Predicted 3D model of a 98-nucleotide RNA (SAM riboswitch aptamer (S box leader)) from a marine sediment metagenome. The model forms 97% of the base pairs in the Rfam consensus. Its Rfam family is "SAM riboswitch aptamer (S box leader)". Its family is annotated with regulation of gene expression in the Gene Ontology. Model confidence (mean pLDDT): 84 of 100. RNAcentral holds the sequence, with entries from MGnify.

[in-house]
RNA sequence: UCUUAUCUAGAGAGGUGGAGGGAAAGGCCCGAUGAAGCCCGGCAACCGCCCAUUGAGGUAAGGUGCCAAUUCCUGCAGGGUAAUCCUGAAAGAUGAGA
Numbered sequence: 001u002c003u004u005a006u007c008u009a010g011a012g013a014g015g016u017g018g019a020g021g022g023a024a025a026g027g028c029c030c031g032a033u034g035a036a037g038c039c040c041g042g043c044a045a046c047c048g049c050c051c052a053u054u055g056a057g058g059u060a061a062g063g064u065g066c067c068a069a070u071u072c073c074u075g076c077a078g079g080g081u082a083a084u085c086c087u088g089a090a091a092g093a094u095g096a097g098a
Base pairs, nucleotide, nucleotide: 001098002097003096004095005094006093007092012040014039015038016037020030021029022028025074026073027072041067042066043065046063047062048059049058050057071091076088077087078086079085080084
């Protein structure tokens, strides 16, 4: 980079650390009643494993992933409304394969 699946559920009032963080832009938020990072803990179950046999069930030792807000919201297209809302895309994230 390409293909493909998923993205409205779930997850600590712990230790360390010290000011930032939520992809980017615009918003709107979170943060010294302590951010990021790291450790521990946890969630989930894509790969894995078991049974089974093609479509479901179970498991969590291993490989990832994740643990404010729908992927926090919007940005493009279509549709209905007074505000605004709905659907789809784009972009992004994660897994698996190439």